A computed fold for a 332-nucleotide part of an RNA from a soil metagenome, annotated as large-subunit ribosomal RNA, domain IV. Rfam family: Bacterial large subunit ribosomal RNA. Its mean pLDDT, the model's own confidence on a scale to 100, is 88.

[in-house]
Context: one part of a larger RNA
RNA sequence: GUCGUGGUUAAGGAAUUAGGCAAAAUAGACCUGUAACUUCGGGAGAAAGGUCGCUCCCUUGAGAGGGGGAGCCGCAGAAAAAAGGCCCAGGCGACUGUUUAUCAAAAACACAGGACUCUGCAAAAUCGAAAGAUGACGUAUAGGGUCUGACACCUGCCCGGUGCUGGAAGGUUAAGGAAGGGGGUUAGAGGUAACUCGAAGCUCUUAACUGAAGCCCCAGUAAACGGCGGCCGUAACUAUAACGGUCCUAAGGUAGCGAAAUUCCUUGUCGGGUAAGUUCCGACCUGCACGAAUGGUGUAACGAUCUGGGCACUGUCUCAACCACGAGCUCG
Numbered sequence: 001g002u003c004g005u006g007g008u009u010a011a012g013g014a015a016u017u018a019g020g021c022a023a024a025a026u027a028g029a030c031c032u033g034u035a036a037c038u039u040c041g042g043g044a045g046a047a048a049g050g051u052c053g054c055u056c057c058c059u060u061g062a063g064a065g066g067g068g069g070a071g072c073c074g075c076a077g078a079a080a081a082a083a084g085g086c087c088c089a090g091g092c093g094a095c096u097g098u099u100u101a102u103c104a105a106a107a108a109c110a111c112a113g114g115a116c117u118c119u120g121c122a123a124a125a126u127c128g129a130a131a132g133a134u135g136a137c138g139u140a141u142a143g144g145g146u147c148u149g150a151c152a153c154c155u156g157c158c159c160g161g162u163g164c165u166g167g168a169a170g171g172u173u174a175a176g177g178a179a180g181g182g183g184g185u186u187a188g189a190g191g192u193a194a195c196u197c198g199a200a201g202c203u204c205u206u207a208a209c210u211g212a213a214g215c216c217c218c219a220g221u222a223a224a225c226g227g228c229g230g231c232c233g234u235a236a237c238u239a240u241a242a243c244g245g246u247c248c249u250a251a252g253g254u255a256g257c258g259a260a261a262u263u264c265c266u267u268g269u270c271g272g273g274u275a276a277g278u279u280c281c282g283a284c285c286u287g288c289a290c291g292a293a294u295g296g297u298g299u300a301a302c303g304a305u306c307u308g309g310g311c312a313c314u315g316u317c318u319c320a321a322c323c324a325c326g327a328g329c330u331c332g
Base pairs, nucleotide, nucleotide: 002327003326004325005324006323007322008321009320011318012317015316020313028052029051030050031049032048037042039150053072054071055070056069057068058067059066060065073077085311086310087309088308089307090306091305092303093302097109098108113148114147115146116145117144118143119142125134126133127132151298152297153296154295156228157227158226161225162224163221164220165219166218167217170216171215172214176210177209180206181205182204183203184202185201188197189196190195229247230246231245232244233243256290257287268284269283270282271281272280
């Protein structure tokens, strides 16, 4: 000199970095004081400040303790150790909880709440070959399935397709049944013979007609699966188009939101924040390709969540220095 762990550091104080990662800072008790917002519970230990040792005296009290005053020492009185950093704004998820034992703890799962649907009890559903069992020693305020996910305000249009439910007139339609037909066989008949015909029965085959559900068909149903247009013209500057025309459709996206966890062009444009901002916040709407329980928009509280900013603080850095211990190294 190198590595690890710990400690200290002038001036600056995030200039480091993808990012304050890591470290530092904060920290106790008492007193004061405490904003927006809010579901009035919270937010809140918000934030921001002050005091704290020892000796003596007065006072109050049964005591513990409380109140007041005078003085003393130190760099420092919660004298060591233990011992919250805080604030502003936004996304997502309401929350506590759960999860990839061993690279993911989350915005994923769950959740209370909401809705649809099945099920009348020997229930539906599930396991089993069955017996039987769970459901349940329950009974529709119950049980199963599916979707959504507190709360607030809401949840638009489409049943043409697919699914489900209901309907039964007609069409189609299986096994089965089956009138009739065809073939084989032969008792018999005919024939000199070869051979021909041939009942019943048996048998092979064909088949009119009959024949359920289903499908076709007719309705209903979207918190079922899903879907929710194009072109052209038009206002007394221009621009735009409340308005009109036309084509297509089952119906043409309503409220709300919107460059968004969704925006390609794009670092869109404007405003804010910075000396300077592809990120961030507020707007605009030209939504490549938001949108209403595949939920839409908000939302206090909550979060080892994600994003942007600030105060404090610092060896993260400018830029490195020193110290302690251990390793490395040498010998064994």